[in-house]
Predicted 3D model of an 86-nucleotide RNA (c-di-GMP-I riboswitch aptamer) from Pelosinus propionicus DSM 13327.
It was read from a public genome assembly, where an Rfam model found it.
């Protein structure tokens, strides 16, 4: 310097719930608030999952499919990145 494995210091990040807001829903932003996390940074590129407005079956209904909606705090991948004893 790099690769593992693993403490510690500072800073960070914020689950549930909760209040306001935006969506059709699923969620999504902010405020409180912490279960947790070393990538709980960034990226929907592969799989998972959720939700179906809008389409499409169904008889018109009950209802059933469908992502172009959404999730990186489901898992990989890509990409960047602090500390760093021993």
């Nucleotide at each position: 310097a790099u690769g593992a494995a693993u403490a510690u210091u500072u800073a960070g990040c914020a689950a549930a719930c909760u209040c306001a807001u935006c969506c059709a829903a699923a969620g999504g932003u902010g405020g409180g608030g912490a279960c947790g996390c070393a990538a709980a940074g960034c990226u929907a590129u592969g799989g998972g999952u959720c939700u179906a407005a809008g389409g499409g079956g169904g008889a018109u209904a009950a209802u059933c499919c469908u992502a172009u909606g959404a999730u990186u705090g489901c898992c990989a991948g890509g990409u960047u990145g602090c500390c760093g004893a021993u």